[in-house]
RNA sequence: GGAGCCGGCCGAGCAGUCGCUGGGGGUAACCCCGGAGGAAAGUCCGGGCUCCAUUGGGCAGGGUGCCAGGUAACGCCUGGGGGGCGCGAGCCCACGGAAAGUGCCACAGAAAAUAUACCGCCUGGCCUUCGGGCUCGGUAAGGGUGAAAUGGUGCGGUAAGAGCGCACCGCGCAGCUGGCAACAGUCUGCGGCAGGGUAAACCCCACCUGGAGCAAGACCGAAUAGGGGAACGUUGAGUGUGCCCACACGAGUUCCCGGGUAGGUCGCUAGAGAUUCACGGUGACGUGCGUUGUAGAUGAAUGACUGCUCUCGACAGAACCCGGCUUACAGGCCGGCUCCCACC
RNA sequence: GGGCCGUUAGCUCAAUUGGCAGAGCAGUGGACUCUUAAUCCAUUGGUUGUAGGUUCGAUUCCUACACGGCCCA
Numbered sequence: 001g002g003a004g005c006c007g008g009c010c011g012a013g014c015a016g017u018c019g020c021u022g023g024g025g026g027u028a029a030c031c032c033c034g035g036a037g038g039a040a041a042g043u044c045c046g047g048g049c050u051c052c053a054u055u056g057g058g059c060a061g062g063g064u065g066c067c068a069g070g071u072a073a074c075g076c077c078u079g080g081g082g083g084g085c086g087c088g089a090g091c092c093c094a095c096g097g098a099a100a101g102u103g104c105c106a107c108a109g110a111a112a113a114u115a116u117a118c119c120g121c122c123u124g125g126c127c128u129u130c131g132g133g134c135u136c137g138g139u140a141a142g143g144g145u146g147a148a149a150u151g152g153u154g155c156g157g158u159a160a161g162a163g164c165g166c167a168c169c170g171c172g173c174a175g176c177u178g179g180c181a182a183c184a185g186u187c188u189g190c191g192g193c194a195g196g197g198u199a200a201a202c203c204c205c206a207c208c209u210g211g212a213g214c215a216a217g218a219c220c221g222a223a224u225a226g227g228g229g230a231a232c233g234u235u236g237a238g239u240g241u242g243c244c245c246a247c248a249c250g251a252g253u254u255c256c257c258g259g260g261u262a263g264g265u266c267g268c269u270a271g272a273g274a275u276u277c278a279c280g281g282u283g284a285c286g287u288g289c290g291u292u293g294u295a296g297a298u299g300a301a302u303g304a305c306u307g308c309u310c311u312c313g314a315c316a317g318a319a320c321c322c323g324g325c326u327u328a329c330a331g332g333c334c335g336g337c338u339c340c341c342a343c344c
Numbered sequence: 345g346g347g348c349c350g351u352u353a354g355c356u357c358a359a360u361u362g363g364c365a366g367a368g369c370a371g372u373g374g375a376c377u378c379u380u381a382a383u384c385c386a387u388u389g390g391u392u393g394u395a396g397g398u399u400c401g402a403u404u405c406c407u408a409c410a411c412g413g414c415c416c417a
Base pairs, nucleotide, nucleotide: 001340002339003338004337005336006335007334008333009332010331012309013308014307015306016305017304018303020035021034022033023032024031025030037315041326042325044324045323046322047321048320049213050212051211052210061209062208063207064206065205066080067079068078069077070076081095082093083092084091085090096204097203101202102201103198104197105196118143119142120139121138122137124135125134126133127132151169152168153167154166155165156164170193171191172190173189174188175187176185177184178183217266218265219264220263227257228256229255230254231253232252238249239248240247273292274291275290277288278287279286280285310313345416346415347414348413349412350411351410354369355368356367357366363400371387372386373385374384375383393409394408395407396406397405
């Protein structure tokens, strides 16, 4: 100098005038203070809060899926293990079980999983015009099909072959060692190999899980219509359940009562809050002390103009709150690290 | 604000244990007719909304995004 990896931050600034909105003060005029984001977004997860349901437990359904930890909780985060990619810094992984069972694997192919043999190879038998043909069997080494074909290489062995035998590699099981564990090993022994893929197919195993959502919900409460109770009154017309029995309701008048729509108030923002420092921890994070006050609307505010400056300004705007994930984002800054080239 | 569906040819819709994406209308060409319509014959037309993933193989299964629609005062 070039190419890259990881982490963090900013995302126009200052002043004036006039507005909008929440709070406070004032009799009033008016004055003072506060006023969008890292994603406020998508609504994909988790929780708080509220109502409904609920003895408890189970089934069904849904979700998650290597191990350990963090957390209020999580499908999030941290650390570790295993696998893959990259020279590397680093990045990615729905990563339990296919020797519990069921299903599926189109076309091609002998055969797609109880098995089996198209071309081949080989012993025997028969025929022969000596080129070979037919046939009972053996075989799966080679060819061929397919995305995928029943461990791989070599030697022995054989009529030809084959874990048929052996050596090495791979695999499985048991032990030992290390580790909390996942898991690992130039370790030891046993087994000729257990029998293809698919669980983002059903399923099995382990763990978690009631439903709805602030338009939840609570309170105050017009008008109209309707509801409930009591008294008087009607005695059997009618209504309700698919039908019968049976049961319940049941015209009208008077009095009393509550529910609840429009509307209003609350819920509404001090909360798992933010943060300096110290301590514990590899880390996520936790504990302690101190500091700080930081939008709350309901037709819904956060804007307009002027002046100056610069690198000329992206994605986008709260609506109950919080923790995550995902997605969008002009440009700029800081820190750590890797590879290549050149020079000293 | 919250809850929930859908996207396949120009239009309206199909497509199931995942296995060559179809139908009707429309379009184009031909036949019939003096001509048009109707009718008959033939035929074109698809990144299955986009991007990834699982799988031998995806319209179908999973994830993220885009667009459209419905309900709740």
Two RNAs folded together computationally: RNase P RNA and transfer RNA, 417 nucleotides in total.
Rfam match: Bacterial RNase P class A. Rfam classes the family as a ribozyme.